[in-house]
Background
Large-subunit ribosomal RNA, domain II from a bioreactor sludge metagenome, 683 nucleotides, folded computationally. The prediction has a mean pLDDT of 84. Its Rfam family is "Bacterial large subunit ribosomal RNA". Clan: LSU clan. The full RNA is in RNAcentral, with records from SILVA.
Context: one part of a larger RNA
């Protein structure tokens, strides 16, 4: 991993409660007892129960009664009932109990363990050879004596090298191992706190520990065994045949409460109400202070004017007067800001309705069973953050969640659209129509050359269209190309110098002109020189400035080979307008299933679903009743062709098999497997 058996809401109770049958009208009987055709069933049995009254803590009273001084006032009762009482069975849920099934970790008890290992006692037993040479001694040497020194003898020590033993320091293999701690090479202690045999002692909150929470039988921060014990798990996983019908929520208050629970809220089912029910739209009435805008109110505010108060300053001993390009109240003018401002105010909403339409019980209410309290994504108003986030946190609508289909290459939530079945029919929806891929290489105008289309902004730009506004233009415009482009003057002033061109001043003036600035730019030390403006010619017809709009340009940097889904396209791109087609589980057609209503041989109408409700079956195994197959012709059970059922599942027949099995109505259940890191056995 696979197969095959097994494996999970289940039993009990004088227990609660709805609901359903049945009985009986007040109902039951229990225990026991007769009887009896003996696991059975009949008949007694009124002990007891529940009802037939209740209200007070109770005494007590009683359709009332308690509180009270109270006849006030209040709590709780009384009117009622077959829709109702009781009794057994069924069935849902709920209580008690392991209580749908596995799952701790641990907690208390009573026992078993020191053959491992930790100290420890008792008796033993072991340490090759080598090396150093304390103290003591003798001699000699010194010495007043001694200290001292040589030499020799000695042979000590948690000395020293290095076997056995004893450890386990690095490291290489080994790591489903040869080993559940090893194997190699290296490393440390090796007369000592050394090692090690045998017996023998210390026990679980207890030993023992040269202390590491080590060690105490491959187990230790509290050993193991067995009971308490099915401990407890608000936690995780698991929970087993169709089929039909309706269908959630992830909110709200409270919770030592936030991943649990308890009531409501939103599903279901049963009953009950039928009306001015509800709903939705439309009209009528009505209600608010938001979007907006506004500055009458509060707060803030900009500039201006006036004008108190205050700096600053002049006249100054003081007062006292005067100046202010400062600040800056009230006021006036112009702007302008606000969730916690409002003189105003929409829109949507929301509430009324002897109201008109649709619809027709969807409301309401009682009673049974729930689920659910972790929600997400888009659009809109807002709140936190950065007017960040697939953020977070409120309103609200939608859609995932519990919803498939088509379209967006792929994509829970976007856009269409809500699957009851079948069909090689019809028509459309978003979206597309050149191929892959069904449908136009469909019309007509234009646009855009940019691989733009098929990522961005501020910002630059003679790109190109398209509208406009305003200049100049055959009395010759623009561009080009000839020729001019002067004088007073080198303008004054400055200044080393300033001459059209460092800088500063003007009444930037005048003159000759076809025109020519007291000068538009380079240039130079100033000069010079080139140029523009400005004018003539030459040429022949438009040519400048600005504005809006459409589509394109740049601005454009991510890391292995790129990218509109791909191919590829200049339309097959983008705009406008048209007309045609594809296109879905939509719509319609046609034929069938099942519910429900109804004016019922038919006609509407409804059939997506998770948690969860409700209703109807089918298979297993036993029991009754009836009634049937089976070894001559073959039961059950295997397997497989066929057939029927809307499915679980059902018949038939072939082969195997070799003795039991159906079928109808009933009844009880040890009643259904693919998941539980299930459990066992086997591949």
């Nucleotide at each position: 991993u696979c197969c095959a058996a097994c494996g999970a809401g289940u039993u009990a109770c004088u227990c609660g409660u709805a609901u359903g049958u049945u009985g009986u009208c007040g109902g039951g009987u229990a225990a026991g007892a007769u009887u009896u055709u003996a696991a059975g069933a009949a008949u007694c049995g009124u002990a007891c129960c529940c009802u037939a009254a209740g209200c007070g803590a109770a005494a007590g009273c009683g359709a009332g009664u308690c509180c009270u001084a109270a006849u006030a006032g209040g709590g709780c009762g009384a009117c009622a009932a077959a829709u109702g009482a009781u009794a057994a069975c069924a069935u849902g849920c709920g209580g008690u109990a392991g209580a749908c099934g596995c799952g701790a970790a641990a907690c208390u008890g009573u026992g078993u363990g020191a053959u491992c290992u930790a100290c420890c006692c008792u008796u033993g037993a072991c340490c090759a050879g080598g090396a150093u040479g304390a103290a003591g001694u003798a001699c000699c040497g010194g010495u007043a004596a001694a200290a001292c020194g040589g030499u020799a003898u000695g042979g000590a020590g948690g000395u020293c090298c290095g076997a056995a033993c004893c450890a386990g320091u690095g490291u290489g293999g080994g790591u489903u191992g040869a080993a559940a701690a090893c194997c190699g090479c290296u490393u440390g202690g090796a007369u000592g706190a050394g090692u090690u045999g045998a017996g023998g002692g210390u026990a679980g909150g207890a030993g023992c520990g040269a202390a590491a929470g080590a060690c105490c039988a491959a187990u230790c921060a509290a050993a193991c065994u067995c009971a308490g014990a099915a401990a407890u798990a608000g936690c995780u996983c698991g929970u087993a045949c169709u089929c039909c019908c309706c269908g959630a929520a992830a909110u709200a208050g409270c919770u030592u409460u936030a991943g649990g629970g308890c009531u409501a809220g939103c599903c279901u089912c049963g009953g009950a109400u039928a009306a001015g029910a509800g709903u939705a739209u439309g009209c009528a009435g009505g209600a608010g202070g938001u979007a907006g805008a506004g500055c009458a109110c509060u707060a803030a505010u900009u500039g201006g004017g006036c004008u108190a108060g205050g700096g600053c300053u002049g006249u100054c001993a003081c007062a006292a007067c005067g100046g202010u390009a400062c600040c800056a109240a009230a006021c006036c003018c112009a702007g302008a800001u606000a969730a916690a401002c409002u003189c105003c105010g929409a829109a949507u909403u929301c509430c009324u309705g002897u109201c008109a339409u649709a619809u027709g019980u969807u409301c309401u209410c009682c009673g049974g069973g729930a689920g659910u309290c972790a929600g997400g994504c888009a659009g809109u108003g807002g709140g936190g953050g950065a007017u960040a986030a697939g953020c977070u946190u409120c309103a609200u609508u939608g859609c995932c969640a519990a919803a498939a289909g088509g379209g967006a290459a792929a994509u829970a939530a976007c856009c269409c659209a809500g699957a009851c079945c079948a069909c090689c029919u019809c028509u459309u929806a978003a979206g597309g129509c050149c191929c892959c891929c069904a449908a136009g290489u469909c019309u007509a105008u234009g646009u855009u050359a940019a691989c733009a289309g098929a990522c961005u902004a501020a910002g630059g730009a003679u790109g190109u269209u398209g509208a406009g506004u305003u200049g100049c233009u055959c009395a010759g415009a623009c561009a080009a190309c000839u020729a001019g482009g002067a004088u007073g003057u080198u303008g004054g002033c400055u200044u080393a110098g300033a001459a059209g061109c460092a800088g500063c001043c003007a009444u930037u003036c005048a003159u000759u002109u076809a025109a020519a600035g007291a000068g538009u730019g380079c240039g130079u030390a100033a000069u010079a020189g080139c140029u523009c403006a400005c004018u003539a010619g030459u040429c022949a017809a438009g040519c400048g400035a600005c504005u809006c709009a459409g589509c394109g340009c740049c601005g454009a940097u991510a890391a292995u080979a790129a990218u509109c889904g791909g191919g590829a396209c200049u339309a097959a791109a983008c705009a406008u307008a048209g007309c045609g087609c594809c296109g879905a589980a939509a719509u319609a057609g046609u034929g069938g299933u099942a519910c429900c209503g109804c004016u019922u041989u038919g006609c509407g109408g409804u059939a997506g679903g998770u948690a969860g409700g409700g209703g109807a079956g089918c298979a297993u195994u036993c029991u009754g009743u009836a009634u049937g197959c089976g070894a001559c012709u073959g039961a059950a059970g295997g397997u497989u062709a066929g057939g029927c059922g809307u499915g679980a599942g059902c018949c038939c027949g072939g082969c195997u098999g070799g003795a039991g099995c159906g079928u109808a109505c009933a009844g009880a259940a040890a009643a259904g497997a693919a998941a539980a890191u299930g459990u066992u056995g086997g591949a």